RNA sequence: GUUAGUUUAAAAGCGCCUGAACUGCCCUUGUGAACGGACAAAGCAACGGCAGUUGACGAGGAGGAGGUUUAUCGAGCAUUUCGGCGGAUGCCUCCCGGUUGCGAUCAUCACAACCGAAAAUCAAAGCCCAAAACAAAGAGGCGACUCUUUGAACAAAAGCUGCGAUUUUGAUGAC
Numbered sequence: 001g002u003u004a005g006u007u008u009a010a011a012a013g014c015g016c017c018u019g020a021a022c023u024g025c026c027c028u029u030g031u032g033a034a035c036g037g038a039c040a041a042a043g044c045a046a047c048g049g050c051a052g053u054u055g056a057c058g059a060g061g062a063g064g065a066g067g068u069u070u071a072u073c074g075a076g077c078a079u080u081u082c083g084g085c086g087g088a089u090g091c092c093u094c095c096c097g098g099u100u101g102c103g104a105u106c107a108u109c110a111c112a113a114c115c116g117a118a119a120a121u122c123a124a125a126g127c128c129c130a131a132a133a134c135a136a137a138g139a140g141g142c143g144a145c146u147c148u149u150u151g152a153a154c155a156a157a158a159g160c161u162g163c164g165a166u167u168u169u170g171a172u173g174a175c
Base pairs, nucleotide, nucleotide: 014086015085016084017083019082020054021053022052023051024050025049026048028046029045030044031043057074058073059072063095064094065093066092067091068090096116097115098114099113100112101111105174106173107172108171109170110169120166121165122164125161126160127159134151135150136149137148138147139146140145
């Protein structure tokens, strides 16, 4: 130094890189290379080898277990934010615990619709600090590129409040 095993830490536009593109070095070939002939550099191009770089900008999202994979929303020079692999708070089923179901209330059971700090459905209106990109200034690297700081911005969904409208069970017992 490499490989294998074990342990620990780290995250969700998260992690990784073999396709692809780009950079550096090296080899080979072609071109450069034309005068009567010969020779020839830098440069350029192609194949190959080695080593690198790029490969998602934020918002939002967690009761538990199992399953599943193209798991929400917009921004962007939309050209690689391509392609691939893995994962993931999504979705489905079940379980656990709850809310509501108009008598003023409580308890238990059943049924229905919902909720995971909220909770019947629809819903006016309002609230809800984006980041990159861009510009400027720096740092690292031969380079492709990477990182930091400053500046002024610009979203949608989800979420919160809820003008208003519609709908709104039963049984037993206690009071």

The prediction has a mean pLDDT of 78. This is a predicted structure of a 175-nucleotide RNA (glmS glucosamine-6-phosphate activated ribozyme aptamer) from Alteribacter keqinensis. The organism belongs to Alteribacter, within Bacteria. Of the family's consensus pairs, 89% are formed in the model. Its Rfam family is "glmS glucosamine-6-phosphate activated ribozyme aptamer". Rfam classes the family as a riboswitch. The sequence is in RNAcentral, with records from Rfam.